[in-house]
This is a predicted structure of a 555-nucleotide part of an RNA (large-subunit ribosomal RNA, domain I) from Chengkuizengella marina.
Lineage of the source: Bacteria > Bacillota > Bacilli > Caryophanales > Chengkuizengella.
Its mean pLDDT, the model's own confidence on a scale to 100, is 85.
Its Rfam family is "Bacterial large subunit ribosomal RNA". Rfam links the family to the GO terms ribosome and structural constituent of ribosome.
Context: one part of a larger RNA
RNA sequence: AGCACACGGAGGAUGCCUAGGCGCUAGGAGCCGAAGAAGGACGUGGCGAACAACGAAAUGCCUCGGGGAGUCGUAAGCAGACCUCGAUCCGGGGAUGUCCGAAUGGGGGAACCCACGUACUGUAAUAGGUACGUACCCUAGACUGAAUACAUAGGUCUAGUGGAGGCAGACCAGGGGAACUGAAACAUCUAAGUACCCUGAGGAAGAGAAAACAAAAGUGAUUCCGUCAGUAGCGGCGAGCGAACGCGGAUUAGCCCAAACCAACAGGCUUGCCUGUUGGGGUUGUGGGACACUCCACAUGGAGUUACAAAAGAAUGGUUUAGGCGAAGGGUCUGGAAAGGCCAACCAAAGAAGGUAAAAGUCCUGUAGCUAAAAAAUCAUUCUCUCCGGAGUGGAUCCCGAGUAGUGCGGGGCACGUGAAACCCCGUAUGAAUCUGGCAGGACCAUCUGCCAAGGCUAAAUACUCCCUAGCGACCGAUAGUGAAGCAGUACCGUGAGGGAAAGGUGAAAAGGACCCCGGGAGGGGAGUGAAAUAGAACCUGAAACCGUGUGCUU
Numbered sequence: 001a002g003c004a005c006a007c008g009g010a011g012g013a014u015g016c017c018u019a020g021g022c023g024c025u026a027g028g029a030g031c032c033g034a035a036g037a038a039g040g041a042c043g044u045g046g047c048g049a050a051c052a053a054c055g056a057a058a059u060g061c062c063u064c065g066g067g068g069a070g071u072c073g074u075a076a077g078c079a080g081a082c083c084u085c086g087a088u089c090c091g092g093g094g095a096u097g098u099c100c101g102a103a104u105g106g107g108g109g110a111a112c113c114c115a116c117g118u119a120c121u122g123u124a125a126u127a128g129g130u131a132c133g134u135a136c137c138c139u140a141g142a143c144u145g146a147a148u149a150c151a152u153a154g155g156u157c158u159a160g161u162g163g164a165g166g167c168a169g170a171c172c173a174g175g176g177g178a179a180c181u182g183a184a185a186c187a188u189c190u191a192a193g194u195a196c197c198c199u200g201a202g203g204a205a206g207a208g209a210a211a212a213c214a215a216a217a218g219u220g221a222u223u224c225c226g227u228c229a230g231u232a233g234c235g236g237c238g239a240g241c242g243a244a245c246g247c248g249g250a251u252u253a254g255c256c257c258a259a260a261c262c263a264a265c266a267g268g269c270u271u272g273c274c275u276g277u278u279g280g281g282g283u284u285g286u287g288g289g290a291c292a293c294u295c296c297a298c299a300u301g302g303a304g305u306u307a308c309a310a311a312a313g314a315a316u317g318g319u320u321u322a323g324g325c326g327a328a329g330g331g332u333c334u335g336g337a338a339a340g341g342c343c344a345a346c347c348a349a350a351g352a353a354g355g356u357a358a359a360a361g362u363c364c365u366g367u368a369g370c371u372a373a374a375a376a377a378u379c380a381u382u383c384u385c386u387c388c389g390g391a392g393u394g395g396a397u398c399c400c401g402a403g404u405a406g407u408g409c410g411g412g413g414c415a416c417g418u419g420a421a422a423c424c425c426c427g428u429a430u431g432a433a434u435c436u437g438g439c440a441g442g443a444c445c446a447u448c449u450g451c452c453a454a455g456g457c458u459a460a461a462u463a464c465u466c467c468c469u470a471g472c473g474a475c476c477g478a479u480a481g482u483g484a485a486g487c488a489g490u491a492c493c494g495u496g497a498g499g500g501a502a503a504g505g506u507g508a509a510a511a512g513g514a515c516c517c518c519g520g521g522a523g524g525g526g527a528g529u530g531a532a533a534u535a536g537a538a539c540c541u542g543a544a545a546c547c548g549u550g551u552g553c554u555u
Stems, first nucleotide, its partner, number of pairs: 001554009015540001016505002020476002022473007029465002031166002039100003042055003046078002050074002052059001061094006070082003105114003115134007136163002138160007171202001172200005182189001186236001212219002223250005233241002254457003257401001261280009285435001287400004291394006301388004312384010323371003330343004345362002347351001353365003406430008416442001437452005492499002512539001515526004
């Protein structure tokens, strides 16, 4: 030195565990904000820092309920307090709520600086202090008021539970809008109207009551799902893109204006017309309405807060925000410990689960079941309440959404790339008709059929989950699972945008090792605790690499 065996050091794999995650289900909730949000800064405790809680009324105040023995958070300790005259704690309502922040009196390098007005306070007087108000825009009203006579613009003041900002990295609508990539290159095409940016809104949004589909038979607003169907088609007919009708389901709900005509009021002037406002009327495609005439009705009826008109109250019940009651076990053995073994019982609308020194239906918390609210919120029903005319006949006249429909040119969207290209939308240039009317049925024409544009509203079925409650998992188990199981978006890095960790486990219980000895200490040896200390805080188990000690063999 090598090999082997034994015993150690070092290290932190593995096993077991879970305080944290991940994914989902059901119900709830789906907004907060000038009455100052979200998010912060700085403070508040008898005692340093931090987290949490709170705000100069600061570890808390008031009140109404619950609850019933300890309490003064994490968090020990010292000191000192509170509490059966009901504390701490839990829940409803309220008060206070510094400074910054949309930040809004002005400024500003956020958490700071400097003001003005009114009222009060204060000083001998200045000073100082307290409360409230003072941004901008919009809307409404009042008062003023140029060029310019009336007027208008503008200005000033007052009022407004009007706006502004945040977010849930989700869902929705609209306005803009890529490239990598694929086409085995690449340009049309694709990726994709995706990513991303902007605006706006809601608990959903959007769409929506046929100028729709269809096809000789019919359907009857919209939305979503399944199918039709990878079909018909589109396509450098390449790569690829990709319907609809119909059928089966989910859910169902329909309405209001404009106009004709009538009335009132106001204005204008050409004095019998026009315009405007309000009210009535009216809302349709077997065309409807106005208009004229006729009939019935005005309450034992119908409808209603979600569109169709709109406000309030009461009662009852449900749910939510604290809770309460809640069955049934002993002995013995092993062991440090019984919930385990054995013996022999009981409950069960409860044998879900967690804990208790090991493996508990009957020990604890609970579970099934039953039950509870002073206050607040929410939903449903009923009542009070609120609102309400409906048909027919006639066919002379009037109305039925205009720079609209359509057309030319240029684009976009439709599964559809200009194609035979209908349909829908935009730009530009033109530009109709009013029921003897107009649009569509995939160029176009005829016949036929369907429908009535150029105004508006509309629940449900659908999408999503920052959040709350209850639960679930052939999900993870500390290099996994969130980046984050521990004070993590922290430490740290970066001028900044931004990037971004590592780090869990004594024991059933601290019983966390009094005392003695060595040592300056660290540490160690005894003693003691404990079932165990090779469980001693560098703490469960404790693999390997790596480093030793002893013994043996070989050289």